[in-house]
Context: one part of a larger RNA
RNA sequence: AGACGGGGGCUCGCACAAGCGGUGGAGCAUGUGGUUUAAUUCGACGACAAGCGAGGAACCUUACCAGGGCUUGACAUCUGUGGAACCCCCCAGAAACGGGGGGGUGCCCCGAAAGGGGAGCCACAAGACAGGUGCUGCACGGUCGUCGUCAGCUCGUGCCGUGAGGUGUACCAUUAAGUUGGGAAACGAGCGCAACCCUCGUCCUGUGUUAACGAUGUCACAGGAGACUGCCCCGACGUAACGUCGGGGAGGAAGGUGAGGACGACGUCAGAUCAGCGUGGCUCUUACGCCCUGGGCGACACACGUGCUACAAUGGCCGGUACAAAGGGUUGCAAUAUUGUAAAGUAAAGCUAAUCCCCAAAAUCGGUCCCAGUUCGGAUUGAGGGCUGCAACUCGCCCUCAUGAAGUUGGAAUCGCUAGUAACCGUGAAUCAGCCAUGUCACGGUGAAUACGUUCUCGAGCCUUGUACU
Numbered sequence: 001a002g003a004c005g006g007g008g009g010c011u012c013g014c015a016c017a018a019g020c021g022g023u024g025g026a027g028c029a030u031g032u033g034g035u036u037u038a039a040u041u042c043g044a045c046g047a048c049a050a051g052c053g054a055g056g057a058a059c060c061u062u063a064c065c066a067g068g069g070c071u072u073g074a075c076a077u078c079u080g081u082g083g084a085a086c087c088c089c090c091c092a093g094a095a096a097c098g099g100g101g102g103g104g105u106g107c108c109c110c111g112a113a114a115g116g117g118g119a120g121c122c123a124c125a126a127g128a129c130a131g132g133u134g135c136u137g138c139a140c141g142g143u144c145g146u147c148g149u150c151a152g153c154u155c156g157u158g159c160c161g162u163g164a165g166g167u168g169u170a171c172c173a174u175u176a177a178g179u180u181g182g183g184a185a186a187c188g189a190g191c192g193c194a195a196c197c198c199u200c201g202u203c204c205u206g207u208g209u210u211a212a213c214g215a216u217g218u219c220a221c222a223g224g225a226g227a228c229u230g231c232c233c234c235g236a237c238g239u240a241a242c243g244u245c246g247g248g249g250a251g252g253a254a255g256g257u258g259a260g261g262a263c264g265a266c267g268u269c270a271g272a273u274c275a276g277c278g279u280g281g282c283u284c285u286u287a288c289g290c291c292c293u294g295g296g297c298g299a300c301a302c303a304c305g306u307g308c309u310a311c312a313a314u315g316g317c318c319g320g321u322a323c324a325a326a327g328g329g330u331u332g333c334a335a336u337a338u339u340g341u342a343a344a345g346u347a348a349a350g351c352u353a354a355u356c357c358c359c360a361a362a363a364u365c366g367g368u369c370c371c372a373g374u375u376c377g378g379a380u381u382g383a384g385g386g387c388u389g390c391a392a393c394u395c396g397c398c399c400u401c402a403u404g405a406a407g408u409u410g411g412a413a414u415c416g417c418u419a420g421u422a423a424c425c426g427u428g429a430a431u432c433a434g435c436c437a438u439g440u441c442a443c444g445g446u447g448a449a450u451a452c453g454u455u456c457u458c459g460a461g462c463c464u465u466g467u468a469c470u
Base pairs, nucleotide, nucleotide: 001470002469003467004466005465007464008463009462010461011460012459013458015454016453019417020416021415022414023413026309027308028307029306030305031304032303033302034300035299042053043052064295065294066293067292068291069290070289073129077128078127079125080124081123082122083121086103087102088101089100090099091098107118108117109116110115131284132283134282135281136280140278141277142273143272144271145269147267152191153190154189155188156187157186158167159166160165171182172181173180197261198260199259200258202225203224204223205222206221207220208219228255231249232248233247234246235245236244237243298436311410315369316368317367318366319365320364327358328357329356332351333350336347337346338345339344376407381402382401383400384399385398386397387396423446424445425444426443427442428441429440
């Protein structure tokens, strides 16, 4: 100087408390451990792994396994020889690989032609080489997580100290903040904080494809205005300063950082990633490379994490009737009509989209059920169908009929959330042929309760104290 303390002081944070809803019990989905397996590819492991990489595992993906094949190779550059490229057919085969036949002669230059040369592409040969998701994240770059959006981390000169170093950055107030003020051997400065950026909320101006024709705007886009403790009152502290804080008021769409986002200092964890990519070293080279078929990544006595659906009457079912936002759409979205109980099929308008389409549910009105393992709950299983796709057996989604399991609110323990938040309700998108999405990311609709307080739990900041630790 740090680090640590079951030392102290001060102060913060959904940290506790006060509340609301969950998890832990059930069924299922999904990830992980374990076990099993020919293989169940690999990575990630307290917080900071476990609906994570994966924003789409039937083939492909795919890295794993079994079997069948290739060896200058699936891919790149160079050399030589031959041929245009390319297309079609047959045999064998699970395919890849292999064997055979036919068609076919383009472009540029020289040349009358024959012919020659060249670019691109294909085949063969030889070798330089390719190739490796093989190892090392404890050799690295890049990127990311975390402490933490916590308020800290430093530098120049000066001063103090033999020196390591200190001071500045302590202290008094104050703040969300090393924010600001006062003050002091410090005076300044940098990276952080804040602001500058984006979105939302109000108004003004301009423009108007679309919004049913015209007008118009509550719509869209663009530019601007507006908020600064600026004004008034009261209180507290302090006066050098009406300076700081608290309460109230006016005005205002908005009031004390208006709300949200982007933005993450010096560093910590030899944190994560050699499998996204790049890359040093090591290593494989008729294989640890490459192609193909099939299987596996989907196994199942168990254990854990994250979720979905429930256990019902603030509810279930049936019928009627409203109201969004944000996105997406041409090998696409599809109105409408029609067939079918339905999934969906057929025909097909419109739309390269403010124009057409995808397109709401809770809510509300009426009826029914009468507290029951039920008209709750939907797992599981049987049968029949639909769709995508070369192909749904392993292993897809959807519909109909039948079947109707566990479950009556969950032990110890534990999580999230302070406002348009939690909770409840639906909608869209990426990926994507289809989909195992209950995931993720976004969008709106309905819309609460509570915070006395800081003793305690956890984490953190500043000062101080002890130390046998560095």